[in-house]
Overview
RNAcentral holds the full RNA, with entries from ENA. Large-subunit ribosomal RNA, domain II from a candidate division WWE3 bacterium, 715 nucleotides, folded computationally.
Context: one part of a larger RNA
RNA sequence: GCCAGCGAGUUAUUACUAUGCGCAAGCUUAAACCACUCAGUGGUAGAGGCGAAGGGAAACCAAGUCUUAAUAGGGCGACAAGUGCGUAGUAAUAGACCCGAAGCCAUGUGAGCUAACCAUGGGCAGGUUGAAGUCUCGUGAAAACGAGAUGGAGGACCGAACCGUUGUGCGUGGAAAAGCGCUCGGAUGACCUGUGGUUAGGGGAGAUACGCCAAUCGAACAUGGCGAUAGCUGGUUCUCCUCGAAAUAUAUUUAGGUAUAGCCUCUGUUUAUGAUGAUCGCGAGGUAGAGAUACUGAAAAGGGAUGCGGCCCGCAAGGGUACGCACUCUUACCAAACUCCGAAUGCGCGAUUAUUUACACAGGGAGUCAGUGCUGUGGGGAAAUCUCAUGGCACAAGAGGGAAACAACCCAGACCACCGGCUAAGGUCCCUAAUUUUUGCUAAGUGGGCAAGGAAGUGAUUCCGUUAAGACAGCUAGGAGGUUGGCUUAGAAGCAGCCACCCUUUAAAGAAAGCGUAACAGCUCACUAGUUAAACGGAAUUGCGCCAACGAUCUAACGGGGCUAAAGCAAAAAACCGACGCCGUGGACCGCUUUUGCAUUUAUGCAUAAGUGGUGGUAGAGGAGCUUUGAUGUCGUCAACCUUAAGUGGUUGAUCUUGGCUGUGAAGGAAGACCUGUGAGGGCUUCUGGAGCGGCAUCAAGUGAGAAUGCUGGC
Numbered sequence: 001g002c003c004a005g006c007g008a009g010u011u012a013u014u015a016c017u018a019u020g021c022g023c024a025a026g027c028u029u030a031a032a033c034c035a036c037u038c039a040g041u042g043g044u045a046g047a048g049g050c051g052a053a054g055g056g057a058a059a060c061c062a063a064g065u066c067u068u069a070a071u072a073g074g075g076c077g078a079c080a081a082g083u084g085c086g087u088a089g090u091a092a093u094a095g096a097c098c099c100g101a102a103g104c105c106a107u108g109u110g111a112g113c114u115a116a117c118c119a120u121g122g123g124c125a126g127g128u129u130g131a132a133g134u135c136u137c138g139u140g141a142a143a144a145c146g147a148g149a150u151g152g153a154g155g156a157c158c159g160a161a162c163c164g165u166u167g168u169g170c171g172u173g174g175a176a177a178a179g180c181g182c183u184c185g186g187a188u189g190a191c192c193u194g195u196g197g198u199u200a201g202g203g204g205a206g207a208u209a210c211g212c213c214a215a216u217c218g219a220a221c222a223u224g225g226c227g228a229u230a231g232c233u234g235g236u237u238c239u240c241c242u243c244g245a246a247a248u249a250u251a252u253u254u255a256g257g258u259a260u261a262g263c264c265u266c267u268g269u270u271u272a273u274g275a276u277g278a279u280c281g282c283g284a285g286g287u288a289g290a291g292a293u294a295c296u297g298a299a300a301a302g303g304g305a306u307g308c309g310g311c312c313c314g315c316a317a318g319g320g321u322a323c324g325c326a327c328u329c330u331u332a333c334c335a336a337a338c339u340c341c342g343a344a345u346g347c348g349c350g351a352u353u354a355u356u357u358a359c360a361c362a363g364g365g366a367g368u369c370a371g372u373g374c375u376g377u378g379g380g381g382a383a384a385u386c387u388c389a390u391g392g393c394a395c396a397a398g399a400g401g402g403a404a405a406c407a408a409c410c411c412a413g414a415c416c417a418c419c420g421g422c423u424a425a426g427g428u429c430c431c432u433a434a435u436u437u438u439u440g441c442u443a444a445g446u447g448g449g450c451a452a453g454g455a456a457g458u459g460a461u462u463c464c465g466u467u468a469a470g471a472c473a474g475c476u477a478g479g480a481g482g483u484u485g486g487c488u489u490a491g492a493a494g495c496a497g498c499c500a501c502c503c504u505u506u507a508a509a510g511a512a513a514g515c516g517u518a519a520c521a522g523c524u525c526a527c528u529a530g531u532u533a534a535a536c537g538g539a540a541u542u543g544c545g546c547c548a549a550c551g552a553u554c555u556a557a558c559g560g561g562g563c564u565a566a567a568g569c570a571a572a573a574a575a576c577c578g579a580c581g582c583c584g585u586g587g588a589c590c591g592c593u594u595u596u597g598c599a600u601u602u603a604u605g606c607a608u609a610a611g612u613g614g615u616g617g618u619a620g621a622g623g624a625g626c627u628u629u630g631a632u633g634u635c636g637u638c639a640a641c642c643u644u645a646a647g648u649g650g651u652u653g654a655u656c657u658u659g660g661c662u663g664u665g666a667a668g669g670a671a672g673a674c675c676u677g678u679g680a681g682g683g684c685u686u687c688u689g690g691a692g693c694g695g696c697a698u699c700a701a702g703u704g705a706g707a708a709u710g711c712u713g714g715c
Stems, first nucleotide, its partner, number of pairs: 001715006011094013026050003032044005054061002064076004097235002100232001104225006115199009124189001126158003129154001133150006162186003167182004201217001203213002238625006248261005262368002264365006274356010289341001290339002296335002300331005306326004310321004371395010400411003415587004420583003426577003429561003435574007447563001453547002457544010474531005480504003485499003510525001513524003588615007596607005626704001628701008660693002668688005674683003
């Protein structure tokens, strides 16, 4: 991992609500006892309980009572039938749907591992060093001292056994739940070790590491309290039908929990009170906008015979001021926390009308309290698949078609079937269902990613000019004189700078638009003529393009192929494709309204047909069923009566359709393309199997498996 089996809302008591039945101003027994056909049934038992009257703290009064001075007012009542049992839903108390802690406590078991200690034994190859002491000799007065021998000390040295484990390699589901190889430390000692013994869990023992106390230790292990508790995680088993949420408010030692409200569902009651649109009427409001002698502020430029201040001059008087503030005037202007003003929408209430089908109240049951994206309007933020607020939509709980793929975008809301039709969004060259026509544009593969900015790209429209009296571009020629203008300057001659910018000759030629020189010179330009020959120059608006345009595995910024008078873009036309949408045909179910029939408790139930509306769905509410195990009863045919050899067993009476199977093969198993039910399922047939099983009615549950790192077994 797979398969099989097991595996989770139960039971008791009490309460509330609904419902069925009994009795009813009453209803009901509990223990206990008695009887019998004795796991039970029937009876007795009224003790007790609930109800029939309440109010008041109470005395007390009573359909009233309390408050009070009150006969006012007000509070609580009266004017609604209960009660017992059954069933269902839910709650409370209990383990209370199941599994799951880490932990806490009690009583025991452990020192055959390990720590320390006690008792008694055992072990340490070989080699080295050579302490004290002693002896001899020397020396000395002696004690000392020196030398040589001897001697054999040491938590001494080297190094096996033994004890350890420094580094490293391997090993890591290992050969091994701590090892193997090499290397390394101690190795007569605080040494190592055998056997027997002592210390026990908040305790031991510890040369101290929170290390060790049996592969377990920041409090061992076993059993018990114990089904500890778990606002947490996981899991929670058959079918069909109807409706269908929430992710908000308030409160919370509260924030991933809970309570109440909101929103869902079911039952009952009242019934048109509900919803949406249109029109009309009446309201509240200070947003958008706008405004500025209508306030609060902000704020640009200019003016003012104004006031105050600063500064300067002046002995002072006074004067000056391109300074500041205030005030005022003119022009212009701003605000979420400005408003003299002020919409549109929206909101509230009411009426009329249209469409529609709710609303409200009472009660039973919930779930929800993490929301998310888009869109409108706002706050925060540089921004964000960010955050907060408030409307709408979607997802959540929504399938289908489109967007290549893609909860929240676009289209559209799936009861079932169909090898029928029409459409939506979006598409129609091929992949891939479906396309053609017309007029333009684009040359960039733009289309098929991007801004400011830039550019004789190209199309359209408009305006102003030049031009056969010859434009524009090219070519040829001229481009002069006063004059080197004046000033400045070392110089300044058109061309460093300042001032001026005239006159003449002319077809034309600036006191010069550039380059250039130290300054001149020199080369161009403006301007003019000739040549040539027909268009040219400058703006504005706009369509489509161009540059700007750089990233990490591989094209990779059309889904791909590929596309250029498109298969791109703009405009237009006519077709077609395209969905679980709509239509058509058939079928199912659920409401509602009628029809008919049958029942009755006489306004309901069941059936029936027609019309009409509906049937996406998580949490969740409600309804109807299937299956498994067990229990109780029963399992027929037709007529009558009683009996048997007989049709066979025993009671009643109809009468429906449930009418008993089995060695002539039960249950169980295998197979089926068969029948049947919407389905859970139920039949049938064949084979297997070899002894029990089934239908109907009713009842009771250890009643349904795919998930729980589920449990047990098998592979």
Annotation: The coordinates come from a structure-prediction model, not an experiment, and the mean pLDDT is 83. It matches the Rfam family "Bacterial large subunit ribosomal RNA".